Predicted 3D model of a 352-nucleotide part of an RNA (small-subunit ribosomal RNA, central domain) from an uncultured Acidimicrobiia bacterium.
Context: one part of a larger RNA
RNA sequence: UUGGGCGUAAAGAGCUUGUAGGCGGCUUGGUAAGUCGAGUGUGAAAACUCCAGGCUCAACCUGGAGACGCCAUUCGAUACUGCCAUGGCUAGAGUCCGGUAGAGGAGCACGGAAUUCCUGGUGUAGCGGUGAAAUGCGCAGAUAUCAGGAGGAACACCAGCAGCGAAGGCGGUGCUCUGGGCCGGUACUGACGCUGAGAAGCGAGAGCGUGGGGAGCGAACAGGAUUAGAUACCCUGGUAGUCCACGCCGUAAACGUUGGGCACUAGGUGUGGGUCCCUAUCGACGGGAUCUGUGCCGUAGCUAACGCAUUAAGUGCCCCGCCUGGGGAGUACGGCCGCAAGGCUAAAACUC
Numbered sequence: 001u002u003g004g005g006c007g008u009a010a011a012g013a014g015c016u017u018g019u020a021g022g023c024g025g026c027u028u029g030g031u032a033a034g035u036c037g038a039g040u041g042u043g044a045a046a047a048c049u050c051c052a053g054g055c056u057c058a059a060c061c062u063g064g065a066g067a068c069g070c071c072a073u074u075c076g077a078u079a080c081u082g083c084c085a086u087g088g089c090u091a092g093a094g095u096c097c098g099g100u101a102g103a104g105g106a107g108c109a110c111g112g113a114a115u116u117c118c119u120g121g122u123g124u125a126g127c128g129g130u131g132a133a134a135u136g137c138g139c140a141g142a143u144a145u146c147a148g149g150a151g152g153a154a155c156a157c158c159a160g161c162a163g164c165g166a167a168g169g170c171g172g173u174g175c176u177c178u179g180g181g182c183c184g185g186u187a188c189u190g191a192c193g194c195u196g197a198g199a200a201g202c203g204a205g206a207g208c209g210u211g212g213g214g215a216g217c218g219a220a221c222a223g224g225a226u227u228a229g230a231u232a233c234c235c236u237g238g239u240a241g242u243c244c245a246c247g248c249c250g251u252a253a254a255c256g257u258u259g260g261g262c263a264c265u266a267g268g269u270g271u272g273g274g275u276c277c278c279u280a281u282c283g284a285c286g287g288g289a290u291c292u293g294u295g296c297c298g299u300a301g302c303u304a305a306c307g308c309a310u311u312a313a314g315u316g317c318c319c320c321g322c323c324u325g326g327g328g329a330g331u332a333c334g335g336c337c338g339c340a341a342g343g344c345u346a347a348a349a350c351u352c
Stems, first nucleotide, its partner, number of pairs: 004323003007306002012320001014202004021195003025089003028085004033081002035077007048066007092192001093189003096185005104178007111155001116150007126137002163170002207248006216242002221237004259319006267297012301308002325352003334345004
């Protein structure tokens, strides 16, 4: 609960596609459902409002008038909304053509550095590690160094308050397949649009299933230290995992803690991608304009303040989601989903 809100106080769904629904550009004609007006019917009485009267006043009572928001029906109005048109339009939206940037996605192949391991050479007593040590490794030859080999994972520099993607996220190189954006042209369609309850798809990490793989790192675990203790922080090891394929899970400080769309409202200054103009003997460079991203600063305005400020948290409209004191509790029960872990939905008693 006809109210106020959602950056940080409770509150924007993790993201997208899209069904129903809600909302919807300019214009012509028609209709008259919504809307507006008039008439009629109905709207019992009492009550209510006004006027008058009766109890000495008042409450109260009596009479008259009004009103009774609604509904039905008839006639009328046509600005707006709706509906109809095998009406029209092009500014929204999309298609087409020409360019263009990019770690956007998928698959395959290749590359160098580094760590580890193996083999061989040189070489000898230590190495490693820490605050200091010890566990550990080493005369069965380690560490160091050189050569060769194996294997897995990640791609230094470039690298950027840079780029791309709806979000999660994406970074060595090449090839193949493929999505989206931006700019210019203005040839085409002619409102085809916005949002989106349900629904569907995508969705880091961890975790789960089956099968591979396993260099480094490393929950658990073991040992050494520290300590009053040390189930930790530090050290030496180390299994799952981290990697791949396929299938699940569906969560997050999934954050800009800010839903999406459209329009409007001072500027300044960086930077990414285009186009045009000027300058320049060509061209680079430079200057200006414009479109589109991404940062910083700042006016009006907003805000409890912090701050936001053309990438709004300003001014408006449309649609969705969500909030309503703290704890109990994102729990119980029920339902749905999942192999499980658990997820989604979601209370109450009681208490302050």